This record gives sequence, C1' cells and structure tokens, in this order.
RNA sequence: GGCCGGGCCCGUAGGUCGGGCUUCGCGUGAACCUGGUCAGGGCCUGACGGCAGCAGCCAUAAGCGUUGUUGUCCGAGCCUGCGGUCACCUGGCCGUC
Repeated sequence: GGCCGGGCCCGUAGGUCGGGCUUCGCGUGAACCUGGUCAGGGCCUGACGGCAGCAGCCAUAAGCGUUGUUGUCCGAGCCUGCGGUCACCUGGCCGUC
C1' cells in the first nucleotide's frame, strides 16, 4: 500500500419490551333525576278488583377498573436480518521498502 472481515456509526425490515389512544370482552356502576319485578305501607272501590310506587332484588347508561383482546402511534430500550459507509478502532492474508 492492496484485499477480505469484525466493531462503531447511519438507513431499513422484523421480533420483543415499555408507554399513549382505541375495539371487543369481563368486573364495577344510578338515594331521587334509568328500566324491570315490586314485600310492607299508601290511594281508589260497597265489594271483586284496580292504580301509583319506597326499600330489597335483577338488569343497564355515562363513568371507572382490568396479569384479557383488536388496531394504531411513540420510544433518546433490547435482540435479529439486510444494505450503506470506511472517518475512527481492530483481526487475517498478500505485496513493497
């Protein structure tokens, strides 16, 4: 000095992890201002019977929660593949002095 390779660096793709938002599921969720069923009690009726309806119970809205799930975005995290560069670090081979 040349060639080949590794590191660093850059780009890109994928995986994983973390975070935001979101879909679905699940849970929770209304003194009254939701629905159903409405003990007791109330009202109407001569009676039969009827009416409204608190608590309780059931369901549900918004909201909230979620080792679940879908999609998406972000990461100055990690891993892997491919490509670039050769400024720097480094290994091998060859040549020359």